This is a predicted structure of a 150-nucleotide RNA (c-di-AMP riboswitch aptamer (ydaO/yuaA leader)) from a Bacillota bacterium. Model confidence (mean pLDDT): 78 of 100. Lineage of the source: Bacteria > Bacillati > Bacillota.

RNA sequence: UCAAUGGAAGGGCCGAGUUCCGUUCGGAUUGAAUGGAAGCGGGGGACCCAGUCUUUGGGGUGAAUUGGUUUGCUUCGCCCGUUGCAAACCAUAGGCGAGAGAAACGCCGAAUCCGUCAGCUAACCUCGUAGGCGAAUACAGUAAGUGCAG
Numbered sequence: 001u002c003a004a005u006g007g008a009a010g011g012g013c014c015g016a017g018u019u020c021c022g023u024u025c026g027g028a029u030u031g032a033a034u035g036g037a038a039g040c041g042g043g044g045g046a047c048c049c050a051g052u053c054u055u056u057g058g059g060g061u062g063a064a065u066u067g068g069u070u071u072g073c074u075u076c077g078c079c080c081g082u083u084g085c086a087a088a089c090c091a092u093a094g095g096c097g098a099g100a101g102a103a104a105c106g107c108c109g110a111a112u113c114c115g116u117c118a119g120c121u122a123a124c125c126u127c128g129u130a131g132g133c134g135a136a137u138a139c140a141g142u143a144a145g146u147g148c149a150g
Base pairs, nucleotide, nucleotide: 005140006139012133013132014131018038019037020036021035022034023033024032025031039129040128041127042126043125044124049119057117058114059113060112061111066091067090068089069088070087071086072085073084076081094108095107096106097105
C1' cells in the first nucleotide's frame, strides 16, 4: 500500500409496495414466522356506448414505445436483392432527479406475466403490498507483496 471479510449516514431516490392489531419462536429488546385489518396499487366483470377483429394470434403489469444505420446469421437454388432474428451505435413517444414551480443539466427509455382468452363497465369477485439504488462508497480490517530506517 492492498486482497479476503464486514459495512454506514444524509431533510434520501425509483416504485402501489406503508401503518396498526393478535398468535408463536426466543432470556429480553430488536427480530423472524404466521394470521387479521386499514391505506395504497392492479386484474376480471352488465345495461348503455364503442368496436370488425379473430396465427400476421391476442392481452396484462410498467415511463420503457417507435424508428434509422452497420455487422452477423437466416428464408428465397447462386449474385444483386429480399424475409426474419440478434448485437452494436444513433435517435424517439414517454418517464425520473434531496421543500414547490420553471429553465438548464444529468439519467432511464428495461424486464416480465397470462396461455388461445379478456373493449368500456355499476353491483360483485379477485390479486399484490416487492425489489433495487445512494454504496465495487466513507469507514473498519488483514494474508501476501513493496519501500524506508536500523